[in-house]
């Protein structure tokens, strides 16, 4: 810096991801080299080799070579030199070098100091190095054992031991005095010894300061903590002992528990920090476990020694032997880490005079890419853009100069040849210096000589030959560079968060293409960073996690003003250390880097001095502004105790009185004729105190309200005086704390958990009602908690105001009620700056600043578990984690949404007419059946829909029955006109035979059209996906909204505009107005119709004229009317009156055919409904291809127990029904209307005129009107149903058509819940047409006649619309969401126990060990009076002690039937408890 909570936003606040790093490991892959670096696990066990030995110039003795010598038996023994081996005594080293972190939280380490020490080899200085001695190993001989090993005897050396002498100096004193040493070798010379001083380096012992987490570890401690005396030590000390005194540590974290070498330094980070502490260098510790000391200059000793106890091995069973955490290997663990390698050339250690010897320290080399670094894997040219992939919209793109081909070139590999440097010595001769008595020696320098290399086929250079031997890994949805195709179909996988997959996946596998790193690359653990997400630097705390419920106050912490002093913080300067290596800078060296190296810088520290004195501290002594104290006022539900008082409920007695009261939504239980309720009188008891009363008063807070009296504590104002920093806060601690609860004794009227009975309900363990017990009062004691809230800790300072209110004070004026003005102390409201994520806060701050204190550090799990502590209990404080999730939460914004509000509108309700739901039919739909009953639509918005018309075609469904380039399309290829008739067989497609036919055009080659047949490309599919889509539609709704530019406003989603006052059918219009415009809807233009002019006047018309008929615009004629169709007129709130804001406008009139949008239509904003519809078309993908295609005959789409929705006819007298008679209007006709006449009772039928239509014709319209009969009845009503006879279409009427005619004559006498339409030429009612159509209409679209009723009105139902107000909803209430239970898994808690480890007390025991004391034994050195004694030794014994062992505690593990919350999990029961007034406001 991103990604992730949200529709969107800010902001808070977790997770995630991009970097770096690694002693790593896995996975694919793998040229070459340089340089590092490799058991992070079992401190587990080890097989075998090697890792500490060397000195003969300290000894004795001596073996093989060699080199003399005797003897003499001529090849044997003897002896001397010399050599140096193996062993020994002796000296030096074996305390160094190398392993490796178990323990250790601690003077261990780091840092910088100190005093009470030591010190082999080293150096320098002084002083010595005399004279004796006794043994004693090897060796010999010779018991024992199996071995390891050893016991006697005999001799023997030493720079091994012992005495003695001296003592400069040394040690030690009582200050007289005592006490102590040595080694020698060697021809010299010189190396050694011995004391002693000083140095160097090494060690060792003290302090100061820093150094991990737990307080769910709060008291530790008897040698503890001083002291005095003794021992001990190299030294100081309780380090040990005796006494003696109570002391010492501890909230600035002792004690206990867990972890853990510690550092320089690595690694991350700007930097503070953080994590770490391999490699490499310093310190510590450790050495199979545990305990000991000896030796020694050093050790309590990794390759040393003794015990104990595990383990391993050997054994002759008696006993012995070992200790890889040294290099190397084994085994074992483990995700995991290497060779039983060369050298001692070089660097360095030991030992020697030296030559040298020894060195798994070392230097090399091998393994594996373990990490850094460099190097190749070629290079140029090469377009037919080559084949091959993949992609394609079929035209191309892409791979892609890429490859092929030319044409160069050879780093590294590889083969051959040369070939540095790592080497300096040392030793030997030989000169010169020094340096001495010396030309010895030595040491320095030169010179010469002789050598000395593990690595090594080194680096290095040249030669040779050929592109020739060398490239993968991982990603590609965003974040994060890099896209298609196939395939699969929430499966298989993926997945670092977010999420992907349910048939078009740039996310999953594959592929092609891309990017990214590149002899590696990916993954995974773990660590920094991002992450300011513990906040020193650099963070929160009104609502997001988080101010304790409030006071008092301890330690601590920070404190007015002044002087004057110190110098502890601070500030400067100076020295000393801060090892080296590392990091940084500059130089050099490897061709170059890493690497290696040289100087420097820095190591922000810590100590020591000098300095300053402003600041803070210390001291001292002033002051008064902060605090406090006095005087005198004032206000108050401040508090305790004790009296009191009136109303008012109940309950008791007594009077009237009677039939109900109560009580609720409605009722019920209850109470009342045993007198209730009501209403008088009286009384009795308990508990709260109306009015006054107020965002008003008092208190720290919880709280605190009648009245009086007592005692009390606190504020505040006003003046003056005193005190003189005495203050602020407060961890721990203490007090005080609403309600509730608990104890005890009292009280008890009203109210009321619990309960009981009554409603409501589907239940109702609630919500309403009757009743009622703790309890609510009181007195004393617990509790110790609240949404204890201003969700704002406490104190001081600062910083505009602007209206109130309460208690004092001044001051003004003054009518003596009040009033202004000002200041103080509180208590509200509004507000600038500023703060704030926003709301909001704003002198009583959530502003600006300082001083203390308490919390917070994702959400659940959880304020829970275990552990303490408090409580009679009930619970209370303190408080984890395992697991799970990517969120949880805040504030705000648009929207939906409420059984929230307010305004409005609609046949929404109301007021009315008429239906529907009962009845028969008729039609669709569900269901059901069926081989099929084809598909499709499904609240409104499906159901007389798609279908304006299913006997066959339609037709898509089914059952048989055929076809297979196909019923239709293009192309090729052969052949033939094309048609058309006849006939058999079949149900038909079809197959079979026969006949007829010879066409157009031509450049004479052929073409064009049509058929047949073959061939494969393809045709076909009413299959599947309306949730891939286009187009068309329904719906909200002809609702009045829907938006947008440029200004503001707000961090910002957004807001304003668009709200608000009116008004309108209307976001209609006006006025207001940080909002000014503008679209897209409204409206209007368009169509009709309502009136009137104009023009024109046939097929339409007929007023006057005139012909004519029984009649009839029939016939001249006429343009007047009616009409027809073009073109115009009119209507605009224009006029007038009121109203209203003088405005929009609205009421009322007036003229008008017609008035406020006259009347009816087309016309549908932005957008919702994954609404319909792939079966109208048209189209991605899919899927069928001898079938899901096509042809074809039959059936079905008509089925029927039922259930629903839409219609017609009805149920009748406002009617049937008979007979007479009036009046439309739109339409539609040549495959048609079909007149007249003519036949039939009629349906229709015959013949037939007119008409491509204002000319014929469908064509009498019918309710109406005039008569007349019916007379209330299942009818003269209704016409279902069934019989029979028929017509009319049509190939065909059986499944399964309309119709007519005779006959029959169902159910039905007005329809329950409930429900539909409609506000005027409207409902109702009445017939007419039309399209589909061969027929077949109660459906649908239309056209007219006749023609009411009623609306007060907006409270309620439905939808809508604005504003507004909640919200946990956004898939938007058909929304979200809570518990119980059932079932799975997961972790944890609790448990009768069982079992490990840890560690305390007590007590037993007692190895080897030092110290210790010893009678008896026992002994070379020294003394002796020879008797012994000095000493010493083994032996015994005490002290202490490791292991073990016993009883009892304490802490942590682990496990544990069973149990108990808790998380997660699918669409599982049960209910709705919460969000809206969530349906009973809700939480604590």
């Nucleotide at each position: 810096g991103a990604g992730u909570u949200u529709g969107a936003u800010c902001a808070u606040g977790g997770c995630u991801c991009a970097g770096a790093a690694c002693g790593a490991a896995c996975g694919c892959u793998g040229g070459c080299g340089g340089c590092a670096g490799g058991c992070c696990u079992a401190a587990c066990a080890c097989a075998u080799g090697c890792a500490a030995g060397u000195c003969g110039a300290a000894c004795g003795a001596u073996a093989a070579g060699c080199c003399g010598g005797a003897g003499c038996u001529u090849g044997c023994u003897c002896u001397g030199g010399u050599g140096g081996a193996c062993a020994g005594u002796g000296g030096c080293a074996g305390a160094c070098g190398g392993g490796u972190g178990a323990g250790u939280a601690a003077c261990g380490c780091g840092u910088g100091g100190g005093a009470a020490u030591a010190u082999a080899c080293c150096c320098a200085g002084u002083a010595g190095u005399a004279c004796g001695g006794a043994a004693u190993a090897g060796c010999c001989u010779u018991a024992g054992g199996a071995a390891a090993c050893g016991g006697a005897g005999a001799g023997u050396a030493a720079u091994a031991c012992c005495g003695u002498a001296u003592a400069a100096g040394c040690c030690c004193u009582u200050c007289g005095g005592g006490g102590g040493a040595a080694a020698g070798a060697u021809u010299u010379a010189u190396c050694g010894c011995u004391a002693u001083u000083g140095g160097a380096g090494u060690a060792g012992c003290c302090c100061g300061c820093g150094u991990u987490a737990g307080a769910u570890u709060a008291g530790a401690u008897a040698g503890u903590u001083g002291g005095u005396g003794g021992g001990g030590u190299a030294a100081u000390g309780g380090c040990c002992u005796a006494c003696c005194a109570a002391g010492u540590c501890g909230a600035c974290g002792a004690u206990c528990u867990a972890u853990a070498g510690c550092u320089g330094g690595u690694u991350u980070g700007a930097g503070a920090g953080g994590a770490u502490g391999a490699u490499c260098a310093g310190c510590c510790a450790c050495a199979c476990u545990g305990g000991g000391a000896c030796u020694g200059a050093g050790a309590c000793a990794c390759g040393g020694c003794c015990c104990a106890a595990a383990c391993u091995c050997c054994u002759a069973c008696g006993g012995g032997a070992g200790g890889c955490u040294g290099c190397a290997g084994u085994g074992g663990g483990g995700a995991a880490u290497a060779u039983u390698g060369g050298a001692c050339a070089a660097u360095g250690g030991g030992c020697g005079g030296a030559a040298g010897c020894c060195u798994g320290a070392u230097c090399c080399a091998g393994c594996a890419a373990u990490g850094c670094c460099g190097c190749g894997u070629g290079u140029g040219u090469g377009a037919a853009g080559a084949a091959g992939g993949c992609c394609u919209g079929c035209g191309g793109g892409u791979u892609g100069u890429a490859a092929a081909g030319c044409a160069c070139u050879u780093u590294c590999a590889g083969u051959a040849a040369g070939g540095a440097g790592g080497a300096a010595a040392u030793g030997c001769u030989c000169a010169a210096g020094g340096u001495u008595a010396a030309u010895a020696a030595c040491c320095u320098u030169g010179a010469g000589u002789c050598u000395u290399g593990a690595c090594g086929u080194u680096a290095c250079u040249u030669a040779c030959a050929g592109a020739a031997g060398a490239a993968g890994c991982a990603c590609c949805g965003g974040c994060u560079a890099a896209c298609u195709c196939u395939g699969u179909g929430c499966c298989a996988g993926c997945a670092g968060c977010c999420g992907c997959g349910g048939u078009a996946a740039u996310a999953c596998a594959g592929a092609g293409g891309g990017u990214g790193c590149g002899a590696g690359c990916g993954u995974u653990a773990a660590u920094c960073g991002g992450a300011a997400u513990u906040a020193c630097u650099g963070g929160g705390c009104g609502u997001a996690a988080a101010g304790c419920g409030c006071g008092c106050g301890u330690a601590g912490g920070c404190g007015g003003u002044u002087u004057g002093u110190u110098a502890a913080g601070u500030u400067g300067g100076a020295u000393g250390u801060g090892a080296a290596a590392g990091c940084c800078c500059u130089g050099g060296g490897c061709u170059u880097a890493a690497c290696c190296u040289g100087g420097g810088a820095a190591c922000u520290g810590c100590a020591u001095u000098c300095a300053a004195a402003a600041c803070u501290g210390g001291c001292a002594g002033g002051c008064u502004a902060g605090a406090g104290u006095a005087u005198g006022g004032u206000a108050g539900a401040g508090g305790u105790a004790a009296g009191u008082g009136g109303a008012a409920u109940u309950c008791c007695g007594g009077g009237u009185g009677u039939a109900g009261c109560g009580g609720u939504g409605a009722a019920a239980u209850g109470c009342g004729u045993a007198g209730a309720u009501a209403u008088c009188c009286g009384g009795a008891g308990g508990a709260a105190c109306a009015u006054c009363a107020g965002u008003g008063g008092c208190g720290a807070a919880g709280u605190c309200g009648g009245c009086u009296u007592a005692c009390u504590g606190g504020a505040c104002c006003a003046a003056u005086a005193c005190u003189g920093a005495c203050g602020c806060u407060g961890a721990g601690g203490u007090g005080c704390g609403a309600a509730a609860g608990c104890g005890u004794g009292g009280g008890g009227a009203g109210c009321a958990a619990a309960c009981a009975g009554g409603a409501u309900u589907a239940g109702a363990u609630a919500c309403c009602c009757u009743g009622g017990u703790a309890g609510u009062c009181c007195a004393c004691g617990c509790c110790g908690u609240a949404a204890a809230c201003g969700a704002u800790g406490a104190g001081a300072a600062c910083u505009a105001g602007a209206c109130g209110u309460u208690g004092g004070g001044u001051c003004c004026a003054u009518u003596u009620a009040a009033g202004g003005a000002u200041u103080u102390a509180g208590u509200g409201u509004c507000g600038c700056a500023g703060c704030u994520a926003a709301c909001g806060c704003g002198u009583g701050a959530a502003g600006u600043u300082c001083u203390c204190c308490g919390c917070c550090u994702g959400g659940g799990g959880a304020g829970u578990a275990c552990g303490g502590c408090c409580g009679c209990a009930a619970g209370g404080c303190u408080a984890a984690a395992a697991c799970u999730c990517a969120a949880a939460g805040g504030a705000a914004u648009u929207g939906a949404c409420g059984g929230g509000g307010g305004c409005c509108c609609g046949c929404a309700c109301a007021a009315g007419c008429g239906g529907u739901g009962g009845a028969g039919c008729a039609u669709g739909u569900g269901g059901u059946u069926u081989a099929a009953u084809u598909c499709g639509a499904u609240g409104c918005a499906a159901c007389g829909c798609g279908a304006a018309g299913a006997a066959c075609c339609u037709u898509a469904c089914c059952u048989a029955c055929u076809c297979u380039u196909g019923a239709c399309a293009u192309c090729c290829u052969u052949g033939g006109a094309a048609u058309c008739c006849u006939u058999u067989a079949g149900a038909g497609a079809u197959a079979g035979a026969g006949g007829a036919g010879u066409g157009c055009c031509u450049u004479c080659g052929g073409g064009a059209a049509c058929c047949a047949a073959g061939u494969g490309a393809c045709a076909g599919g009413u299959g599947c996906u309306g949730c891939a889509u286009g187009g068309c539609u329904g719906u909200c709704g002809u609702c009045a909204g829907c938006u947008c530019g440029u200004g503001u406003c707000g961090u910002g989603a957004g807001a304003u505009g668009u709200u608000g006052g009116g008004u309108u059918a209307a976001g209609u219009c006006c006025c207001g107005u940080a909002a000014c415009g503008a679209g897209c809807g409204c409206a209007a233009c368009c169509c009709u119709u309502a009136u009137c002019c104009u023009u024109a006047g046939u097929u339409g018309c007929c007023a006057g004229c005139a012909c004519g008929u029984a009649a009839u615009g029939g016939u001249g004629g006429g343009a007047a009317c009616u009409c027809u169709a073009a073109g115009g007129a009119g209507a605009c709130u224009g006029c007038c009156g009121g109203u209203g804001a003088u405005a929009a406008a609205c009421c009322g009139g007036a003229g008008g055919a017609a008035g406020g949008u006259g009347g009816g239509g087309a016309c549908g904003a932005c957008g919702u409904c994954a609404a319909g519809u792939c079966c109208u078309c048209a189209u991605g993908g899919c899927c069928c291809u001898u079938a899901u295609g096509c042809c074809c005959a039959g059936g079905g789409c008509u089925a029927c127990u039922c259930a629903c929705g839409u219609g017609c006819u009805a149920c009748a007298a406002u009617g049937g029904u008979c007979g007479g008679u009036a009046c439309a209007g739109a339409g539609g006709g040549u495959c048609g209307c079909g007149a007249a006449c003519u036949c039939g009772c009629g349906a229709g039928g015959g013949c037939a005129a007119g008409c491509u239509a204002a000319u014929c014709c469908c064509u009498u319209a019918a309710a109406g009107c005039c008569g007349g009969c019916c007379u209330c009845a299942g009818u003269u009503c209704g016409g279902a149903u069934u019989g029979g006879a028929g017509u009319c279409u049509g190939c065909a009427a059986u499944u399964c058509g309309a119709c007519u005619c005779c006959a029959u004559g169902a159910a039905g006498u007005a329809g329950g819940a409930a429900u539909c339409g409609c506000u005027a030429g409207u409902a109702a009612u009445c017939g007419c047409g039309g399209a589909u159509c061969a027929g077949c209409a109660u459906g649908c679209c239309g056209c007219g006649g006749u023609g009411a009723a009623u609306a007060c009105g907006u409270u309620c139902c439905c939808g809508g619309g604005c504003c507004u107000u909640g919200u946990a909803c956004a898939c938007a209430c058909c929304g979200c969401c809570c518990g119980u239970c059932a079932c799975a898994c997961c972790a944890c808690g609790a448990a009768a126990g069982c079992u490990g480890c840890u560690u305390g007390a007590a007590c037993c025991a007692g190895a080897a060990g030092u110290c210790c004391a010893u009678g008896a034994c026992c002994c070379a050195a020294c003394c002796u009076u020879c008797g012994g004694g000095a000493g010493g030794g083994a032996a015994u014994g005490g002290c202490c002690c490791a292991a073990g062992g016993u009883u009892u505690g304490a802490g942590u593990g682990g496990u544990g039937a069973u149990u108990g919350g808790g998380g997660u999990g699918a669409a599982g029961u049960c209910g709705u408890a919460a969000c809206a007034a969530g349906g009973u406001a809700g939480c604590c």